[in-house]
RNA sequence: AUAAUUCAUAGAGGUUGCAACCAACAAGAGUAAUUGAUCGAAGUCUACUACAAAAGGCAUUGAUGGUCAGUGAAAGGGGCGGUUGCCGAAAGAUUGAUAGAUGUAGCUAUUCAAUUUUGGGACGUUGUUUAAGAGAUGACGAACUGUCGUAGCGAAAAAGUCGGCUACGGGGCGCUAUCGACAAU
Repeated sequence: AUAAUUCAUAGAGGUUGCAACCAACAAGAGUAAUUGAUCGAAGUCUACUACAAAAGGCAUUGAUGGUCAGUGAAAGGGGCGGUUGCCGAAAGAUUGAUAGAUGUAGCUAUUCAAUUUUGGGACGUUGUUUAAGAGAUGACGAACUGUCGUAGCGAAAAAGUCGGCUACGGGGCGCUAUCGACAAU
């Protein structure tokens, strides 16, 4: 001096990068609920769903329920905009635990743990979820984009080099820059 490897720091992809919050808005929905009238007749209601059990409520002075008329929400979720924090940002899948009044079976989660997948956003088909042709999400597909490797072309007198172009391939525990340590030469 080069330098495999490694620590730390700082960055890039995208104007549809990721997430949270805020305000208005659309939808939810003329739904739930409630008032009145009427029909009808024996059970019916109570914590996510179904069945069962326990304890209660209402009910032949007609409950639950149906029809008509009147009044008439909300939550979760959503797209645009703004603010903030960031670049495994973040999101999913499987299993287990816990919780959802008791038991069984499911389902769910502002919960926890382990394993695992995804570079990024959009598009098409299909499944799941949802009130939903919104959105989210799994699988498959064909393109785009960013980055690295290899090869070729181009720029440069030539080499090194390049933030250029094309083709093929890989993946975020990655890539780039800087600093330090250090096997080896």
Background:
A computed fold for a 185-nucleotide RNA from Periweissella cryptocerci, annotated as Lysine riboswitch aptamer. The RNAcentral record of the sequence draws on Rfam. The organism belongs to Periweissella, within Bacteria. It matches the Rfam family "Lysine riboswitch aptamer". About the family: Riboswitches are metabolite binding domains within certain messenger RNAs that serve as precision sensors for their corresponding targets. Allosteric rearrangement of mRNA structure is mediated by ligand binding, and this results in modulation of gene expression. This family includes riboswitches that sense lysine in a number of genes involved in lysine metabolism, including lysC. Rfam 15.1 lists 3,224 matches to the family in 1,923 species. The coordinates come from a structure-prediction model, not an experiment, and the mean pLDDT is 77.